[in-house]
Molecule: transfer RNA
Organism: subsurface metagenome
Parts: sequence; C1' cells; structure tokens
RNA sequence: UGCGGGAUCGUCUAGUGGUAGGACGCCUGGUUCUGGCCCAGGUAGCCGGGGUUCGAGUCCCUGUCCCGCAGC
Repeated sequence: UGCGGGAUCGUCUAGUGGUAGGACGCCUGGUUCUGGCCCAGGUAGCCGGGGUUCGAGUCCCUGUCCCGCAGC
C1' cells in the first nucleotide's frame, strides 16, 4: 500500500429495510437467621460523518480502529 473480514448494552452474542433481542454482570424485591442458589422485576447499546429510502444496525460513499492474507 492492496484485498478480505470485523466494530451492536459493562462483557459475550443475535438481528429478512419495518417496535434493537438473548445470556452473563449490575441494581431492587421475594425466598433465607445471614449469604449463596433459585424466582420476579429493572438497568444499559448499534464506531464517527455523509447519502439513498416513507423508513437504515441492515444498502451506498468516506474516515478511524481491530484481525487475516498478499506485496514492498
């Protein structure tokens, strides 16, 4: 430098252009003599900028960062 892949709650991970979900964590409550386990509820997210569209996590352009391959 080129090509390919990736970036989504604190972490991991889903998501046919049509309400962003799950698990773990954390918080609250129940249960318990206390804690844990268990049960119920809650918390919190689409890497930045632009474009297309009635509507974008998803499609297009561009930037940044990470991984792989190739080249120098």